[in-house]
A computed fold for a 121-nucleotide RNA, annotated as FMN riboswitch aptamer (RFN element).
It was read from a public genome assembly, where an Rfam model found it.
Its mean pLDDT, the model's own confidence on a scale to 100, is 82.

């Protein structure tokens, strides 16, 4: 130390108060809070990815295709839709009186993230 294959670890955060009702942490009115991974001038909302769903096909281990939310003004700079200011917006699926924050698939999985020891140049 280029490559290849291996193994260990780590790898998702957050809602109080009041009304209504029999029942709502879900409705409604006020107020909060939260923000996974890779790229990039530091990013929930540029650009890619996982989860999550949905469809098919299965030898029931999995495989392959789908879907996959949201921001704009100013500023500083060489360089930022990432920083600084202001004002915005979003958010699977199943449960349950209608959920980003509860319960539950999950002590789970994966995007990758570190490390170890190897074969080998």
């Nucleotide at each position: 130390u280029a490559a290849c294959a291996g193994c260990u670890u780590c790898g998702g955060g957050g809602u109080g108060g009041g009304g209504u009702g029999a029942a709502a942490u879900u409705c409604c009115c006020c107020u909060a809070c939260c923000g996974g991974c890779g790229g990039u001038a530091u990013a929930g909302c540029c650009c890619g990815c996982u989860a999550a769903c949905c469809u098919u096909c299965g030898u029931c281990a999995g495989a392959a295709g789908g879907c996959c939310g949201a921001a704009c003004a100013g500023g500083u700079g060489a360089g930022a839709u990432u920083c600084c200011u202001g004002u915005g917006c979003c958010g699977a699926c199943g449960g349950u009186a209608a959920a980003g924050u509860c319960c539950g698939g999950a002590u789970g999985a994966u995007a990758g993230a570190a490390g170890c020891a190897g074969u080998g140049u």